[in-house]
């Protein structure tokens, strides 16, 4: 100083935060879809739920 392995931490899973939870990374994990362009669509979840924020639609 490299490689490889496990450990503890930690980050990451297409837009906000908390709780369970599966996976996945170690400088990588990750960075949605159509369309030649122009442009145009769908979700605040990896997967439940809650709250927030946006949209519909009904009543008061």
């Nucleotide at each position: 100083u490299g490689c490889c392995g496990c450990c503890a931490u930690g980050g990451g899973g297409a837009u906000g935060g908390g709780g369970u939870u599966c996976c996945c990374c170690a400088a990588a994990a990750c960075c949605g879809c159509c369309g030649u362009u122009c442009g145009g669509c769908u979700g605040a979840u990896g997967a439940c739920u809650c709250c927030u924020g946006c949209a519909a639609u009904c009543g008061a």
Molecule: Fluoride riboswitch aptamer (crcB RNA motif)
Organism: Pseudomonadota bacterium